This is a predicted structure of a 78-nucleotide RNA (c-di-GMP-I riboswitch aptamer) from a Deltaproteobacteria bacterium. The sequence was found by an Rfam model in a public genome assembly.
[in-house]
RNA sequence: CCACCGAAUGGGUAAACUCCGGGUAACCGGAGGGCACAAAGCUACCUGUCCUGUCUUCAGGAUAGAGGAGCUAUCGAA
Repeated sequence: CCACCGAAUGGGUAAACUCCGGGUAACCGGAGGGCACAAAGCUACCUGUCCUGUCUUCAGGAUAGAGGAGCUAUCGAA
C1' cells in the first nucleotide's frame, strides 16, 4: 500500500408515521420523527415487485432500505 474482516474512535444516513408541496398513479422533495443500516453512498445493467397506457404481445414510469452486478469510500483492533 492492497484485499479480507468489522472491535473501538470520529462521525454519517434516516424506516413507519405526521404536516406542506409535486405527480393520473407508483412514488418523489422539504420539515418533524427514529425503525434500523459498515456502504441503507452512487448507477435502472439483470431479476423481482409496484404504477400508468391504445392493456397482459408490448410501451412508458417507479422502486438502489427487494436480490444480483458495477463504480466509489471513513476508521484500524483481532